Predicted 3D model of a 363-nucleotide RNA (Bacterial RNase P class A) from a Candidatus Babelota bacterium.
Its mean pLDDT, the model's own confidence on a scale to 100, is 76.
A source record names the gene rnpB.
The RNAcentral record of the sequence draws on ENA.
The source organism's lineage runs through Bacteria, Bacteria candidate phyla and Candidatus Babelota.
RNA sequence: UUGGCAGACUAGGCAAUCGCUUGUAAAUUUAUUUACGAGAGGAAAGUCCGGACUCCCUUCAAGCAUGGUGCCUUAGGAGACCCCUCAAAAGGUUUAACUAAGGGAAGUUAGAAAUAAUUUACGGAAAGUGCCACAGAAAAUAACCGCUUUCAGUCGAAAGAUUGAGAGUAAGGGUGAAAAUGUGUGGUAAGAGCACACGGAUUAAUGUAGUAAUGCAUUAGUAUAGGCAAACCCCACCAGGAGCAAGACAAAGUAUGUAAGCAGGUCGCUUGAUACCGUACUUACGGGUAUGUCGCAUAGAUAAAUGGUUGCCACUGCAAAGCAAUUUGCAGCACAGAAUCCGGCUUAUUGUCUGCCAUGUUU
Repeated sequence: UUGGCAGACUAGGCAAUCGCUUGUAAAUUUAUUUACGAGAGGAAAGUCCGGACUCCCUUCAAGCAUGGUGCCUUAGGAGACCCCUCAAAAGGUUUAACUAAGGGAAGUUAGAAAUAAUUUACGGAAAGUGCCACAGAAAAUAACCGCUUUCAGUCGAAAGAUUGAGAGUAAGGGUGAAAAUGUGUGGUAAGAGCACACGGAUUAAUGUAGUAAUGCAUUAGUAUAGGCAAACCCCACCAGGAGCAAGACAAAGUAUGUAAGCAGGUCGCUUGAUACCGUACUUACGGGUAUGUCGCAUAGAUAAAUGGUUGCCACUGCAAAGCAAUUUGCAGCACAGAAUCCGGCUUAUUGUCUGCCAUGUUU
């Protein structure tokens, strides 16, 4: 210098003018005018996760399906419950998604080590299925080279050499990110946990430290099982379903309509209990309504207002002038836009500052 990562702040200001939605008041021409107020975001977005709220003509329990979560502790966390109250606030208890701090385990980097920095969707790969680029014989029912041996052929006096076919072998070589637990001794035709010793790994029990995850030690077992679950899946825990086009009230209108099925029906499915309905229920066809108010908010919906222009200032970049301070001109000023509400996560994005990483140049 360029690019990136993390964190904090920021998301132009003032004035004039023309408009938009809406509240209150007044005026009249009763749907217009005037006056004074209010009017998007850090993500309003994606709709990924959790909740409030509402309905599902009874709720409850168990199972299945489906979805979510996945080391430990502490703190926070919309909210919920208790208490108090006309109602709140305060106080007490406890949380979801998620966030922060500390710790544990595993990995990576640096280091001789102690240790330091950093990363982790961090239950299970020994239930099963699937996948593992390139290279390699083989990526998980390992025989390419090599080693050993049997038979046959050839050469040779013999020992043996060599060629072919078969068998054994995971010691050695080669490939790879990864090749069947490491070292040593015995053993063997050659080899091999084949046997043994000491390690590594893993499982269990006991002791010990810790709130816990877990660590350490001892004993016993397993010759010992590559990696990927952000592949299916399995395990544990949690969750009934649908969503403001939820739904409530008022008004209007209509047909307890027709046909078929069925003796049962009632939140995805099944079972049980309980309550209710059976003019139920299921399917097809057909008829009516499709308005208002509430839900709904100190922005706010009947398809959706929150804006445009001009001037000055601010910020950024470029160019010119000047020794310099500075001045002048031009250009730019992002992503995006509420639709029931709240909390998170993710993604998009302007400028400034701080810290860090990589890279280039100069010293």